[in-house]
RNA sequence: UGCAGUCGAGCGGAGUGAAGAGAGCUUACUUUUUUCACUUAGCGGCGGAUGGGUGAGGAACGCGUGGGGAACCUGCCUCUCACAGGGGGAUAACAGCUGGAAACGGCUGUUAAUACCGCAUAUGCACACAGUGCCGCAUGGCACAGGGUGGAAAGAAAUUCGGUGAGAGAUGGACCCGCGUUGGAUUAGCUUGUUGGCGGGGUAACGGCCCACCAAGGCGAUGAUCCAUAGCCGGCCUGAGAGGGCGACCGGCCACAUUGGGACUGAGACACGGCCCAAACUCCUACGGGAGGCAGCAGUGGGGGAUAUUGCACAAUGGAGGAAACUCUGAUGCAGCGACGCCGCGUGAAGGAAGACGUGCUUCGGCAUGUAAACUUCUAUCAGCAGGGAAGAAGAUGACGGUACCUGACUAAGAAGCCCCGGCUAACUACGUGCCAGCAGCCGCGGUAAUACGUAGGGGGCAAGCGUUAUCCGGAUUUACUGGGUGUAAAGGGAGCGUAGACGGUGAUGCAAGUCUGAUGUGAAACCCCGGGGCUUAACUCCGGGCUUGCAUUGGAAACUGUACCACUUGAGUACUGGAGGGGCAGGCGGAAUUCCUGGUGUAGCGGUGAAAUGCGUAGAUAUCAGGAAGAACACCGGUGGCGAAGGCGGCCUGCUGGACAGUAACUGACGUUGAGGCUCGAAAGCGUGGGGAGCAAACAGGAUUAGAUACCCUGGUAGUCCACGCCCUAAACGAUGAAUACCAGGUGUCGGCAGCUGAGAGCUGUCGGUGCCGCAGCAAACGCAGUAAGUAUUCCACCUGGGGAGUACGUUCGCAAGAAUGAAACUCAAAGGAAUUGACGGGGACCCGCACAAGCGGUGGAGCAUGUGGUUUAAUUCGAAGCAACGCGAAGAACCUUACCAAAUCUUGACAUCCCGGUGACAGAUUCAGAAAUGAGUCCUUUCUUCGGAACACCGGAGACAGGUGGUGCAUGGUUGUCGUCAGCUCGUGUCGUGAGAUGUUGGGUCAAGUCCCGCAACGAGCGCAACCCUUGUCCUCAGUAGCCAGCAGGUAAAGCCGGGCACUCUGAGGAGACCGCCAGGGACAACCUGGAGGAAGAUGGGGAUGACGUCAAAUCAUCAUGCCCCUUAUGAUUUGGGCUACACACGUGCUACAAUGGUGUCGGACAAAGGGAAGCAAACCCGCGAGGGGGAGCGAAUCCCACAAACGGCAUCCCAGUUCGGACUGCACUCUGCAACCCGGGUGCACGAAGCUGGAAUCGCUAGUAAUCGCAGAUCAGCAUGCUGCGGUGAAUACGUUCCCGGGUCUUGUACACACCGCCCGUCACACCAUGGGAGUCCGCAACACCCGAAAUCAGUGGCCCAACCCGCA
Repeated sequence: UGCAGUCGAGCGGAGUGAAGAGAGCUUACUUUUUUCACUUAGCGGCGGAUGGGUGAGGAACGCGUGGGGAACCUGCCUCUCACAGGGGGAUAACAGCUGGAAACGGCUGUUAAUACCGCAUAUGCACACAGUGCCGCAUGGCACAGGGUGGAAAGAAAUUCGGUGAGAGAUGGACCCGCGUUGGAUUAGCUUGUUGGCGGGGUAACGGCCCACCAAGGCGAUGAUCCAUAGCCGGCCUGAGAGGGCGACCGGCCACAUUGGGACUGAGACACGGCCCAAACUCCUACGGGAGGCAGCAGUGGGGGAUAUUGCACAAUGGAGGAAACUCUGAUGCAGCGACGCCGCGUGAAGGAAGACGUGCUUCGGCAUGUAAACUUCUAUCAGCAGGGAAGAAGAUGACGGUACCUGACUAAGAAGCCCCGGCUAACUACGUGCCAGCAGCCGCGGUAAUACGUAGGGGGCAAGCGUUAUCCGGAUUUACUGGGUGUAAAGGGAGCGUAGACGGUGAUGCAAGUCUGAUGUGAAACCCCGGGGCUUAACUCCGGGCUUGCAUUGGAAACUGUACCACUUGAGUACUGGAGGGGCAGGCGGAAUUCCUGGUGUAGCGGUGAAAUGCGUAGAUAUCAGGAAGAACACCGGUGGCGAAGGCGGCCUGCUGGACAGUAACUGACGUUGAGGCUCGAAAGCGUGGGGAGCAAACAGGAUUAGAUACCCUGGUAGUCCACGCCCUAAACGAUGAAUACCAGGUGUCGGCAGCUGAGAGCUGUCGGUGCCGCAGCAAACGCAGUAAGUAUUCCACCUGGGGAGUACGUUCGCAAGAAUGAAACUCAAAGGAAUUGACGGGGACCCGCACAAGCGGUGGAGCAUGUGGUUUAAUUCGAAGCAACGCGAAGAACCUUACCAAAUCUUGACAUCCCGGUGACAGAUUCAGAAAUGAGUCCUUUCUUCGGAACACCGGAGACAGGUGGUGCAUGGUUGUCGUCAGCUCGUGUCGUGAGAUGUUGGGUCAAGUCCCGCAACGAGCGCAACCCUUGUCCUCAGUAGCCAGCAGGUAAAGCCGGGCACUCUGAGGAGACCGCCAGGGACAACCUGGAGGAAGAUGGGGAUGACGUCAAAUCAUCAUGCCCCUUAUGAUUUGGGCUACACACGUGCUACAAUGGUGUCGGACAAAGGGAAGCAAACCCGCGAGGGGGAGCGAAUCCCACAAACGGCAUCCCAGUUCGGACUGCACUCUGCAACCCGGGUGCACGAAGCUGGAAUCGCUAGUAAUCGCAGAUCAGCAUGCUGCGGUGAAUACGUUCCCGGGUCUUGUACACACCGCCCGUCACACCAUGGGAGUCCGCAACACCCGAAAUCAGUGGCCCAACCCGCA
């Protein structure tokens, strides 16, 4: 903005058109009249109370279901009976005048009706009165009869529709009742028209619905009132069901129509498209005043994550009006938009391997995409083109619609996406990224090899859809009715008495509320299920049946529950007899102890502690004796013994009093059990009033301890503890286990009673009640419980529903207070928790071992030097190792080299490997120049084979594949190594136990160096470790004797195994023997084994070595080597020279030398080893040098020669306690060796110089016997360079009571909130912020309640005014 009534056959007009007739002189025009048709403002009738929309309100007879009326109404419709006679006065329209901007009016005049009003008539109707009969639970109802009073009507038309009265029906509606219908008690009391009565009013009708009066009632823990939320139902979704959630579409009911109030009209409304008033908003206005209500259909704006066309048609179905034609109908039928849902269909089918191209991956071989594509043949569902063309309609009428459908020709063409691929959960690779970017439903993924992020290839799922989000149900037996729990996981009330309630013993009878059964009514339709039908199928739709588990009425049954009554004794109680008891209350009495007071004796301390001090004491304490005072508590007995409901109760006596138990079986006759609320009791502490106060003792004071010590310890000490009265009402008030009853193997203690047997003593057997332990079945997650249940059942009560927030806040109740009871939410976490297991740990326990401590010896830490490390410095001081288990470590040897570092100078297929092409014939070697060298430029010299084509080899040049890296990552790895630890452990198979993790074995009793062995045992065996086997050393034997040896024989020298000879001995090196607790004694369990002894070279693994279980430390090493990935590629590679690794305020580790007399020095060339090494080597004799060394070169590839004199030691001499005849650093001079080369930067020698240091703080290391200590010798590396390292021998001790303690380790056990395992875990404050929550000076809003003020429209009543034709009353 458009759209969402009709009737002219109710009425009077008006308008338009047509026809006829007449008038105005006539065509024309005007006018009158008649008839017909159409239109219609007004009067009038019916309908606007239906249809259509929405869900604000409402927790209600609103809805659902079943009933009721003797308390009701009902237009149009149907049926029946009766009637419609005769009159009257108005008023819209219209005309004139007039107000107003408009909306809308006003006055005067005229007119009609199916509009309005009297009169007549009254079968029946209504009202009041008065009867008869029948019926009902009551009020009362029905039927019949009597007289009295009152009240009706409408026409149009020509036959149908109407009108009036009465009755009946149908339909629709109003009212009443039973039952059902959300959450909150942190809402417990609500109510004054409230509850009832009498009488009225009002209504269609009952009723406090309203009013006057009277009474004081009514509702409520079976939840009133209040607050919050919500339209209710058929049904829909889900679920096995029971349930849970929801109330879109369709259907029934209710409520609402801008918000609030109100009535009018009408059959029906307090009325969506009617009226009045108030309010908000919008619009018009001449500012005076008016208009409006889309939660109708479309549409617009706004809001929002989000929801459509200002369409067609009344053809069908239905509705309103009409006699009808017909009109109206945004109801409805259709179309449009939207993959929003459900259903159906397509995007092609068959063949097709050169397994194409491309792409991805790759172990580079191939594999995958993949018959997929191309290609060949075929088909046409949908879409497109052309032709035909409905049903829906009963006679006409088709919006949909040229739609559905049918036919024909034509082209594989026009038609596939979304999610996912770590597990749950179907589906895997590559690259990129590097705790970033990101993913994520839960667990979780990402920190350089991500199937988890992103992309790609491949794969899986669904498919015109797919995925996400939100919500609901399920899984969830996780609110448990079906169908859970409460000892320790959340959960038993602190205990008793007892009200309501719930449940309740045995027998008999009645009733029939519950219960069971039959019948009837109802349980709308749709939906759902089943069987059919129609669209090609399906979705969809139509028909029939079932279902609707409910409610009501009625007939029956009587077991059970209930109820009424009768009875019983076993549950319960009473009476009588008897004994036990720290049961309670009150009064009295007693002794020990503590403290205080008085007096005596007596003297210097007492007291207290781990040790002390404060304190007390010469004013006489403590101690001790005597006397006195006071208060509190009651040793021994005393006991998993007793009593009590629990809390709790302990000297003795008396009084009062409660309960339990046993025996007896006289009495009552179910009197019982439990118990929401309620009442009572209720440790300790605390509070009030008044007493009391010895000891003890919060607070407090002082002394100690300590880093501190507002604590633990000590000295004091006040409330309090005690008594009386009154409060408080909580505890780990615990058996963490509510009360009651019954049943379900045993064994063994103990308390109280009784019975039987008996040797009359003890005792035995049985039984009732209490209180403990063990244990079967059963239960339990396990631990455990187990006749005193946590078992099997029943009844009742209380309580629980993840952790924290929090037993907190607010509210309420109680309290003097402290506080108690009741008791949340926001927010936050993904856990919190129980029981048990294996480890690890403990300033837990038991046992055992180790140079672990102790007992000893010698060191380090102090000095000087050497060496390594840190730090610092530097161009560089290369790198690694880091508690033990890095630091004389890698390094068994940095002047160059090594060398990895730095500076400078060079090279770029490279210093090194393989392949290709070309050139040269060599390369190498010698040599000249430049240069710091690398290198560059030259000179000389110069191959092999050959079938002469060439080939091999080497070098040079070139191109590219590649080389190269001591660059990174030891937290990507292999290998190797350290360490716990040479500690005695670590496991497996089968069996058994346990739901399981796991346990057992492997624990236990002994024993050992040992998980070594023995015994026992639900274990029996086995493996890796231990031990043994191996090497070496200690004794003997056999064999063999050269280079070793020399007893005997013999030769010989100055001397000498030097020679002959011999292997006896030593020795060498091969094989054996030997030692095994074998023998004896004792112990032990007759074992294992231990102690002692004999014999023996050796005695209990004889000594030493090699040998290192499962594992731990992300231990060490990418710089031995190997290696994945990453990085560099004219450099992070390669070459060269020089420098550096050797620096030096400092700190630490490991060593050497000392500080001296157990010594130094000199001398006697005084003695005695072992094990090694030697050819680019070891080197003798001899000569030179003070010496290092030089010359020399015999001998020796070594049981032959050499290195090579071993030293400590011994003899003699000297030094005389001192910074020295100790000590040797540092420095000077002069030499020597190695080496291209000793400046940075080597070793050695001689002379001179002669530092610190006089035995070392805290602390700390090694060692148990041929060891420590001490003394020298050799070797590897090596040109040279050890105080280091690895070996070798010489001399050669002390001590071990023992296992309390320190450290480390092993076994068993115990606790655990630890498992990255105590270097664990974890608590609180503070710093910063203000997102959440709370407080906060305040401020604002909403809801509800109460009180008061103002108060519209409207209705009713009273009164007054005005109007009033017909009509009524009156004289007025």
The RNA shown here (small-subunit ribosomal RNA) has 1372 nucleotides and comes from an uncultured bacterium. Its mean pLDDT, the model's own confidence on a scale to 100, is 82. RNAcentral holds the sequence, with entries from ENA and SILVA.